[in-house]
Molecule: transfer RNA
Organism: uncultured Candidatus Berkelbacteria bacterium
C1' cells in the first nucleotide's frame, strides 16, 4: 500500500427485497423492607463514526474521509 471485516444506548450486541430504531446487563424514580437484597412497576438514557449523493423516505443502497481488528506484501 493493498485486500477483508467491524464503527447502531454507559456496557455487550439484534436490526438484509430501503418505511423511520430494539434486547439483555448497567442506570435512575418508585412500590416492597427497620434499612438493604431479591423482586414488581415506570423511565431509552440514542447527531446510528465525519461529511455528501440516490429516494417520497436511508441504520440498510452509493462516494469519501476517519478509527479499529485481521490478513498479504
Nucleotide at each position: 500500500a493493498c485486500c477483508a471485516g467491524a464503527g447502531u444506548a454507559g456496557c455487550u450486541c439484534a436490526g438484509u427485497a430501503g418505511g423511520u430504531a430494539g434486547a439483555g446487563c448497567g442506570g435512575u424514580g418508585g412500590g416492597c423492607u427497620g434499612a438493604a437484597g431479591a423482586u414488581c412497576c415506570g423511565c431509552g438514557c440514542g447527531u446510528g463514526g465525519g461529511g455528501g449523493g440516490u429516494u417520497c423516505g436511508a441504520g440498510a443502497c452509493u462516494c469519501u474521509c476517519c478509527u479499529c481488528u485481521g490478513g498479504u506484501a